[in-house]
RNA sequence: GCUGCAGGCCGGGUGACCGCGGUGCCGCGCGAGCGGCUCCGAGGAAAGUCCGGACACCGCAGGGCAGGACGCUGGGGAAACCCCAGGCGGCGAAAGCCGACGGAACAGUGGCACAGAAAGGAGACCGCCGGCGGACGACGCCGGUAAGGGUGAAACGGUGGGGUAAGAGCCCACCAGCGACCGUGGUGACACGGCGGCUGGCCAAACCCCGUCCGGUGCAAGGCGAAGCAGGUUCCGAUGACGCGGCCCGCCGAGGAACCGGGUACGCCGCUCGAGCCGCCGGGCAACCGGCGGCCUAGAGAGAUGGUCACCCACGACAGAAUCCGGCUUACAGGCCUGCUACAGAA
RNA sequence: UCCGGGAUCGUCUAGCCGGCAGGACACCACGCUCUGAACGUGGAGAUCGAGGUUCGACCCCUUGUCCCGGAA
Repeated sequence: GCUGCAGGCCGGGUGACCGCGGUGCCGCGCGAGCGGCUCCGAGGAAAGUCCGGACACCGCAGGGCAGGACGCUGGGGAAACCCCAGGCGGCGAAAGCCGACGGAACAGUGGCACAGAAAGGAGACCGCCGGCGGACGACGCCGGUAAGGGUGAAACGGUGGGGUAAGAGCCCACCAGCGACCGUGGUGACACGGCGGCUGGCCAAACCCCGUCCGGUGCAAGGCGAAGCAGGUUCCGAUGACGCGGCCCGCCGAGGAACCGGGUACGCCGCUCGAGCCGCCGGGCAACCGGCGGCCUAGAGAGAUGGUCACCCACGACAGAAUCCGGCUUACAGGCCUGCUACAGAA
Repeated sequence: UCCGGGAUCGUCUAGCCGGCAGGACACCACGCUCUGAACGUGGAGAUCGAGGUUCGACCCCUUGUCCCGGAA
């Protein structure tokens, strides 16, 4: 210099004027409100709503069944379809990346279409070999054989040698695989070595089994105030409705459901200070944790971020908060920094 | 804002616990007819996009897009 990989950061800037939402203070107004000053005012994803929580209500958050989620090991975290480190498997020349990765589908059930003789303790279609008939051949019958051919996604270990009528873990060597066995290392997943018996396919993102966890509903939760109105019909209910959700038990104890008709659609709280953000120090490989110091950083309720001018550049992508937080996923013009891999060159 | 359901030929739909995606109408060709319709025969045509699990996916899983419904 170039190639790829990993991690982190930014994602128009500065100034002036006007406009919009909000906090605090001041002034005016009986009040609704109005005016002035000051400060603050979208994101890394605010998005999808895919997970997990906080919070609120359901009298409690009760029991069982059913159902659902997750699933290598260790750690972190409030928790998680989350994060970190490691193991194993796969990909890559490497840096590195990816993995829903429990039950070695020997607890059980089930599936493996078509093709093929046979799809799981299977199987003789062709072939090979032996016997009988025939004539020693062709052919027919009986038997042996999974080495070869053929089918298939998959055919009951692989290669070589011995052995045999032909063959076969039938025997041997090496390799692969298996074991609830032994030793060593590791907290552990597991790795290495030994020993053993010689092999018993694939599918659990099929049912299922094991382990851990899960009550329901979501801020349109829920609470307070003010104003207004008119009731009617049907059904269920102390033989227990509603609450309570798929069912049962338990609890509770008097109203409840549907439809028609009428009224209102105003104000306040919940609402943003929080598992918060920034810096330094310490522990830890890291995720993260602890201590100290500093900061306050949108909070609307038809819903606020825009416009004009000047200068600069690389001419600006995806995109706009609505209860909040931790994650994941998806979208994204361009730019910056750090570390590493491979190749080439120079000293 | 929160919650639930769905997407299959041009249109309406079946297939749902994995093995060739079926039907009706419409379309095309041929036949019948003097011609057209009706009728008969034959044909073309689809699983919302991307990825994964599996030998194999409309079906199972993940993610995205669009549509529909409910809650004051």

This is a predicted complex of two RNAs, RNase P RNA and transfer RNA, with 419 nucleotides together. It holds a member of the Rfam family "Bacterial RNase P class A".